[in-house]
RNA sequence: GGGCGAUUAGCUCAGUUGGUAGAGCUCCCGCUUUACACGCGGGCGGUCGCGGGUUCGAGUCCCUCAUCGCCCA
Numbered sequence: 001g002g003g004c005g006a007u008u009a010g011c012u013c014a015g016u017u018g019g020u021a022g023a024g025c026u027c028c029c030g031c032u033u034u035a036c037a038c039g040c041g042g043g044c045g046g047u048c049g050c051g052g053g054u055u056c057g058a059g060u061c062c063c064u065c066a067u068c069g070c071c072c073a
Base pairs, nucleotide, nucleotide: 001072002071003070004069005068006067007066010025011024012023013022019056027043028042029041030040031039049065051063052062053061
């Protein structure tokens, strides 16, 4: 330098045909316990990597850039 893949909550990851952004874990609160753990219920938490484009509407489609991984040179 070229090719491919990835980037979504603090962490690990889903997200269907473009139509209200989710799960598990973590954290906080409540219940339970003498207490802790476990368990149950609830809650907080999001610039969907940055910017631009298409569209009535974009996490999803297109372009640029960035970061990470793999391969080729």
Transfer RNA from a Planctomycetota bacterium, 73 nucleotides, folded computationally. It matches the Rfam family "tRNA". The family's RNA type in Rfam is transfer RNA. Rfam describes the family as follows. Transfer RNA (tRNA) molecules are approximately 80 nucleotides in length.